Predicted 3D model of a 62-nucleotide RNA (Fluoride riboswitch aptamer (crcB RNA motif)) from Candidatus Hestiella sp.
Its mean pLDDT, the model's own confidence on a scale to 100, is 77.
This record gives sequence, structure tokens and C1' cells, in this order.
RNA sequence: AAGGCUAGAGGGGAUGGAGUCCCCCAUAAGCGCCCUGAAGGGCUGAUGACUCCUGUCUAAAG
Repeated sequence: AAGGCUAGAGGGGAUGGAGUCCCCCAUAAGCGCCCUGAAGGGCUGAUGACUCCUGUCUAAAG
């Protein structure tokens, strides 16, 4: 890779991976915030929460 058998053990929680816990959804859940009538402009965070890793930003030391 092909073939055979069995199963349908799902999806989501604003940017990556893993573990644990929590919450939500199948009629879907979910797809960040602020100003603005609109146009447009500005801002925070890799978490839903915790821990670790990766990436990014800032400061200091070597």
C1' cells in the first nucleotide's frame, strides 16, 4: 500500500501541541474587545481553567 473484519467511542469553548478538570452543542455550540451613523481607527491574549512545551513580545544578566 492492498485486502478482510469490527466499530461509529462526535463537535465546540477568538491563533499551535499534550495532560487533567469544567462548561456548552447536534434546532447547533463557536467565529475577541473598544470608539463610530457608516466608513474607518484603536487594544488584549497562544489557556474555558491549571500545568508543561513551542512560537511571539518586553526587561535584565552572561
The sequence was found by an Rfam model in a public genome assembly.